[in-house]
Context: one part of a larger RNA
RNA sequence: UGCUCCGUGCCUGAGUGGAAGGAUGAUUGAGUACGAAAGGAACGAUCAUUCGAGGCCACUGGUUUACCAGUUAUCUGACAAGGUAUCGCUGGGCAGCUACGCCUUAAGGGAUAAGAUCUGAAAGCAUCUAAGAUCGAAACCCCCCGCGAAACGAGGCACGGUUGAGACAACUCGUAAAUGACGAGUUCGAUAGAAACGGGGUGUAAGCACCAAGGCAACGAGGUGUUCAGCCCGCGUUCACUAAUAAGU
Repeated sequence: UGCUCCGUGCCUGAGUGGAAGGAUGAUUGAGUACGAAAGGAACGAUCAUUCGAGGCCACUGGUUUACCAGUUAUCUGACAAGGUAUCGCUGGGCAGCUACGCCUUAAGGGAUAAGAUCUGAAAGCAUCUAAGAUCGAAACCCCCCGCGAAACGAGGCACGGUUGAGACAACUCGUAAAUGACGAGUUCGAUAGAAACGGGGUGUAAGCACCAAGGCAACGAGGUGUUCAGCCCGCGUUCACUAAUAAGU
């Protein structure tokens, strides 16, 4: 731009793409069929492994320069609290992201190929074929997963609207993201932040009190209690306290 009264939402599905999976083993079938014996299957059923593909993070593991703790050297006069040293090093670690973790990759139908058949004439027989009928492959068409009204035969349904509906912009954001786009919201509000509570990480803060090897004393590493403390949170819920105002196209 088209489709057409304009728009919003939900569909249909012409068509189109897809790893639409590959392989192996065990049990059973079965010591059966077969075979004189020796030996010794298969279809099917159940279960599993591996490779590949797609997805996910409840579990397990990894990472976790958010975070918590311990500790060395040095600096801030000392304590406390901190800076620097690869995040100084070490021990843990939620969310997120991940694989070493988990899920799916199922089952089936239709019409056929080569081929195998039934009935059966031409041709009193015979013949799978001429009429007719039955089977038959990871290939074909469905089934399954995506895209898909620009499918010019440009579709359907529902709803709203004739100066109102819708869209954009702006702002708060994320199930989205290079920019755009997409999606959730904008006070008739839980969109983000704060706060409270919940859940979680670390592991028991500082100060004070008592104990303490020693020591004439001053002092005193360390231990116990206060203390499941202190510190922290990219999570959840509640809650309009803050910001989504106002004015626009």
Large-subunit ribosomal RNA, domain VI from a Candidatus Tiddalikarchaeaceae archaeon, 249 nucleotides, folded computationally. The prediction has a mean pLDDT of 84. The full RNA is in RNAcentral, with records from ENA. The source organism's lineage runs through Archaea, Nanobdellati, Nanobdellota, Candidatus Tiddalikarchaeales and Candidatus Tiddalikarchaeaceae. It matches the Rfam family "Archaeal large subunit ribosomal RNA". Gene Ontology terms of the family: ribosome and structural constituent of ribosome.